[in-house]
Context: one part of a larger RNA
RNA sequence: CUGGGCGUAAAGCGCGCGUAGGCGGUUGGGUAAGUCAGAUGUGAAAGCCCCGGGCUCAACCUGGGAACUGCAUUUGAUACUGCCCGACUUGAGUAUGGUAAAGGGGGGUGGAAUUCCCGGAGUAUCGGUGAAAUGCGUAGAUAUCGGGAGGAACCACCAUUGGCGAAGGCGGCCCCCCUGGGACCAAUACUGACCCUGAAGUGCCAAAGCCUGGGGAGCAAACAGGAUUAGAUACCCUGGUAGUCCACGCUGUAAACGAUGUCGACUAGCCGUCGGAUCCAUUUAAGGGUUUGGUGGCGCAGCUAACGCGAUAAGUCGACCGCCUGGGGAGUACGGCCGCAAGGUUAAAACUC
Numbered sequence: 001c002u003g004g005g006c007g008u009a010a011a012g013c014g015c016g017c018g019u020a021g022g023c024g025g026u027u028g029g030g031u032a033a034g035u036c037a038g039a040u041g042u043g044a045a046a047g048c049c050c051c052g053g054g055c056u057c058a059a060c061c062u063g064g065g066a067a068c069u070g071c072a073u074u075u076g077a078u079a080c081u082g083c084c085c086g087a088c089u090u091g092a093g094u095a096u097g098g099u100a101a102a103g104g105g106g107g108g109u110g111g112a113a114u115u116c117c118c119g120g121a122g123u124a125u126c127g128g129u130g131a132a133a134u135g136c137g138u139a140g141a142u143a144u145c146g147g148g149a150g151g152a153a154c155c156a157c158c159a160u161u162g163g164c165g166a167a168g169g170c171g172g173c174c175c176c177c178c179u180g181g182g183a184c185c186a187a188u189a190c191u192g193a194c195c196c197u198g199a200a201g202u203g204c205c206a207a208a209g210c211c212u213g214g215g216g217a218g219c220a221a222a223c224a225g226g227a228u229u230a231g232a233u234a235c236c237c238u239g240g241u242a243g244u245c246c247a248c249g250c251u252g253u254a255a256a257c258g259a260u261g262u263c264g265a266c267u268a269g270c271c272g273u274c275g276g277a278u279c280c281a282u283u284u285a286a287g288g289g290u291u292u293g294g295u296g297g298c299g300c301a302g303c304u305a306a307c308g309c310g311a312u313a314a315g316u317c318g319a320c321c322g323c324c325u326g327g328g329g330a331g332u333a334c335g336g337c338c339g340c341a342a343g344g345u346u347a348a349a350a351c352u353c
Stems, first nucleotide, its partner, number of pairs: 004324003007307002012321001014204004021197002025088007033081002035077008049065006091194001092191005097185003105177004109172001110155001115149006126135001163170002209250002212247003218244002223239004261320006269298012302309002326353003335346004
């Protein structure tokens, strides 16, 4: 190189954008590079293979043939691929109109609750647990009423098998602003293959963590105390600091999961739900049908080791990328690159079973 694989056995990069490269719709013409055919030259000899000959046989020696799957030149073929020229509209995209949404960023604003402070009223406990204790409280707590402060969350209900986003993720409301993005639907017009994938590269990326400065109600690593226990550096309880929040920057990881790469085509049905279009019916609303895009539940064929998957495929195929190759050693060491650090990334071997 050839091979088999990647939902759960080893294996899909966390997710995009994108360079090189790979791949590429319909049709006409040209060319003849790839491709195919013929011819010529060359492809040393020996060896291998086939048919003979010589040593009594064989090994060995020897004659002839074949082969040397290649290369070059030349003459042709033109279906396919490439290249050049032209055309097309179904792939892709643009314009106009409409629709839904926790999509993102910035600003404003509201309510419930917890905590704290002040005041009223009030008196002996409150709190906590399996049971307790630590803790709080006669310096007046808890419970209750009024007022105030502050932070965070979520914004309870709505709420969902729902919606949006490439992924991470996104939820009060309202308003406002900016930006911007994307998706979907219908009809018409336009561009005319502009496409797909994507080694490098580059951007985004939960939580925790880091830097500087703010903020700090609740919660809460560490820590302290009380319990439990043989012990209890835990689980339970009372406290409590980083942190959790905001701003600028860094980190770049995750069971970053659908453990399922992206794009396209094809392959029975049934039931729900969200958005669009359209038809029917209706006083409106609710409703029903068709179609289309999303999101769920079953299920035929088929696939699968089984579980299960099953038009949102793990079915049948195509294009491109990534990855796997027994367990441990080890996602470690060394080196490189990145980082303020923590560490990340790339990534072995000895040895051992």
This is a predicted structure of a 353-nucleotide part of an RNA (small-subunit ribosomal RNA, central domain) from an uncultured bacterium.
RNAcentral holds the full RNA, with entries from ENA and SILVA.
Model confidence (mean pLDDT): 82 of 100.